[in-house]
Context: one part of a larger RNA
RNA sequence: UUGGGCGUAAAGAGCCUUAAGGCGUUUCAUUAAGUUUUCUGUUAAAUUUCCAGUGCUUAACAUUGGAAUUAUAGAAAAAACUAAUAAAAUUGAGGAUGUUAGAAGCCAGCGGAACGUGCGGUGUAGGGGUGAAAUCCGUUGAUAUCGCACGGAACACCAAAAGCGAAGGCAGCUGACUAAAACAUUCCUGACGCUGAUUGGCGAAAGCUAGGGUAGCAAAACAGAUUAGAUACCUGUGUAGUCCUAGCUGUAAACGAUGGACGCUGGCUAGUGGAAGUGUCGACCCUUUCAUUGGCGAAGCUAACGCGUUAAGCGUCCCGCCUGGAAAGUACGACGGCAACGUUGAAACUC
Numbered sequence: 001u002u003g004g005g006c007g008u009a010a011a012g013a014g015c016c017u018u019a020a021g022g023c024g025u026u027u028c029a030u031u032a033a034g035u036u037u038u039c040u041g042u043u044a045a046a047u048u049u050c051c052a053g054u055g056c057u058u059a060a061c062a063u064u065g066g067a068a069u070u071a072u073a074g075a076a077a078a079a080a081c082u083a084a085u086a087a088a089a090u091u092g093a094g095g096a097u098g099u100u101a102g103a104a105g106c107c108a109g110c111g112g113a114a115c116g117u118g119c120g121g122u123g124u125a126g127g128g129g130u131g132a133a134a135u136c137c138g139u140u141g142a143u144a145u146c147g148c149a150c151g152g153a154a155c156a157c158c159a160a161a162a163g164c165g166a167a168g169g170c171a172g173c174u175g176a177c178u179a180a181a182a183c184a185u186u187c188c189u190g191a192c193g194c195u196g197a198u199u200g201g202c203g204a205a206a207g208c209u210a211g212g213g214u215a216g217c218a219a220a221a222c223a224g225a226u227u228a229g230a231u232a233c234c235u236g237u238g239u240a241g242u243c244c245u246a247g248c249u250g251u252a253a254a255c256g257a258u259g260g261a262c263g264c265u266g267g268c269u270a271g272u273g274g275a276a277g278u279g280u281c282g283a284c285c286c287u288u289u290c291a292u293u294g295g296c297g298a299a300g301c302u303a304a305c306g307c308g309u310u311a312a313g314c315g316u317c318c319c320g321c322c323u324g325g326a327a328a329g330u331a332c333g334a335c336g337g338c339a340a341c342g343u344u345g346a347a348a349c350u351c
Base pairs, nucleotide, nucleotide: 004322005321006320007305008304012319014202015201016200021195022194023193025089026088027087029085030084031083033082034081035078036077037076038075039074040073041072042071048068049067050066051065052064053063054062055061092192093189094188095187096185097184098183099182100181104178105177107175108174109173110172111155115151116150117149118148119147120146121145122144126137127136163170164169207248208247209246210245211244212243216242217241221237222236223235224234259318260317261316262315263314264313267296268295269294270293271292272291273290274289275288276287277286300307301306324351325350333344334343335342336341
């Protein structure tokens, strides 16, 4: 290479986008490049295989003659498939119209609870904390309680196996702007599609740069305990950070550990968003159907666990990735980054 795989054994890129490339719906006509058939030439000899012989006692072996395999050129034909050209179609794709739901994004404003601080009132000796204590706070009046003011961060109940988003993720309320989706009508365009090495963008938390902000929490640090020790677990303090603005970083068990698209293959049940219908005073409900989120399961698949119309079933197309462990996601080099580091990514030795 052929081939086999990627939920858990090695293996799906964190996600989206897109240039090249690969692949691509239905009908008719033409061409004949691919394709198929026939004929002719060539495809040195030896080798390989087959057929008919010959020589070693036989065979292997050797040897004579013929043929084949393969490739290629030319000629003649075929027109199903691929391709090209021309014409058409509507199911794929997109648009229009009418509705609908939503923590989808972004910006601004507003709200209450809790917490902390300051000031004032009442009030007096404790409070706090723990397994028990102590550090700590308090007669310069704490804790408790009432009032006022200020501040930052997060949004109880509703709340759900619920919803939205490509993923990361998204939750108080109101408004402006922006995006995507579903359903119905079957009106328009007429294959405009799928995937996608490279590229471009997005990307939790932590971290970094500059400037703000800092209530609570809290790496580091300090102290009190515990302990043989205690660089911890427990307690009291507490700085970065957590928050905002503008940039950087580009990684996660970035998980459904399951790439994307399309088609096909029994069902039952529950939730969410539509539509149609029966019925009703009306709502709920009921029946059918589309989309979506769960549970259980026929067939089938799987090493098993399990998956099972949201497939890990049956097929097609495209991409990514794997090939014993350890060394190692290391070294070296390159690229990116302010740095931290990231991406790419070996070998020797060894089992």